[in-house]
RNA sequence: GGGUGGUUAGCUCAACUGGCAGAGCACAUGCUUGACGUGCAUGGGGCUAUAGGUUCAAGUCCUAUACCACCCA
Numbered sequence: 001g002g003g004u005g006g007u008u009a010g011c012u013c014a015a016c017u018g019g020c021a022g023a024g025c026a027c028a029u030g031c032u033u034g035a036c037g038u039g040c041a042u043g044g045g046g047c048u049a050u051a052g053g054u055u056c057a058a059g060u061c062c063u064a065u066a067c068c069a070c071c072c073a
Stems, first nucleotide, its partner, number of pairs: 001072007010025004019056001027043005049065005
């Protein structure tokens, strides 16, 4: 330098054919316990890497850029 895949909650990851962004763990509160832990219930937390484009509508499609991994040279 060329190619492929990836970037979504604090972490690990979903989101099907473009149609209201979710789960587990973690965190907070309450119940339970002598206390902790476990268990149960409720709750908070996201401008979906960045900037544009297409569309009535974009996490999803297109372009560029940044970063990470792998392959080729």

The RNA shown here (transfer RNA) has 73 nucleotides and comes from a Spirochaetales bacterium. The coordinates come from a structure-prediction model, not an experiment, and the mean pLDDT is 82. Rfam family: tRNA. From the family's description: Transfer RNA (tRNA) molecules are approximately 80 nucleotides in length.